[in-house]
RNA sequence: AGUGAAAAGGCAAACCCAUCGAAAGAUGGGGGCGCAAAGCUAUGGGUCUUUGGGGUUGGGCUAAAGAUCGCCAGGCUGCCACCU
Numbered sequence: 001a002g003u004g005a006a007a008a009g010g011c012a013a014a015c016c017c018a019u020c021g022a023a024a025g026a027u028g029g030g031g032g033c034g035c036a037a038a039g040c041u042a043u044g045g046g047u048c049u050u051u052g053g054g055g056u057u058g059g060g061c062u063a064a065a066g067a068u069c070g071c072c073a074g075g076c077u078g079c080c081a082c083c084u
Stems, first nucleotide, its partner, number of pairs: 002082003010035002015030006033070001039076003043073003046068008
């Protein structure tokens, strides 16, 4: 440097409870679907929420503020095993 079959160790979806938030959602506890970066980072795109604009009555478009890194890509860092 490459790879991820198994495994030490790690993380923890849905769902339930509590708290926070207008919402998307977040945090803690239980739980365990999965994860070889499911570690960190909103930089680009996507998705979602709220408010405004224009249009119109059908989504949808657009701007701002937010949410999501377990949607994809980018950036930074790192454990174990295997192989060269």
Molecule: c-di-GMP-I-GGC riboswitch aptamer
Organism: Chloroflexota bacterium